Predicted 3D model of an 83-nucleotide RNA (c-di-GMP-I riboswitch aptamer) from a Syntrophomonadaceae bacterium. Its mean pLDDT, the model's own confidence on a scale to 100, is 83. Rfam family: c-di-GMP-I riboswitch aptamer. On this family, see Sudarsan et al., Science 2008: "Riboswitches in Eubacteria Sense the Second Messenger Cyclic Di-GMP". Gene Ontology term of the family: cyclic-di-GMP binding. The sequence was found by an Rfam model in a public genome assembly. The organism belongs to Syntrophomonadaceae, within Bacteria.
RNA sequence: CGAAAAUAACGGCAAACCAGUCGAAAGGCGGGGACGCAAAGCUGCGGGUCUAAGGCCGCAUGGUUAUGACAGCCGGGUUCAAG
Numbered sequence: 001c002g003a004a005a006a007u008a009a010c011g012g013c014a015a016a017c018c019a020g021u022c023g024a025a026a027g028g029c030g031g032g033g034a035c036g037c038a039a040a041g042c043u044g045c046g047g048g049u050c051u052a053a054g055g056c057c058g059c060a061u062g063g064u065u066a067u068g069a070c071a072g073c074c075g076g077g078u079u080c081a082a083g
C1' cells in the first nucleotide's frame, strides 16, 4: 500500500412505529424510538422498484406515462475506524 473476513476495543448509523412539518403522491426533514447494518458514509452512472400532479386515451370505473422518488433493492464509482 492492497486484499480477505474471524475475534476484541473505541465508537458510528438508525428500520418499523409515534408526533410535527413539506409534498398531488411516492417520499423527504426535525424530535422520540431501535429492527438491524463493517460501509445501513457519500454519489441517481447501469439495472430494478414506487408514485402519477400534469399530459395522452376512454362514456365511465379507469389505463398509460417521470421531468418526481427509493443509496436500508442490486451493481458501479468514491471515501473510511481498529486489529
Stems, first nucleotide, its partner, number of pairs: 012037002017032002020029003035072001041078003045075003048070003054065004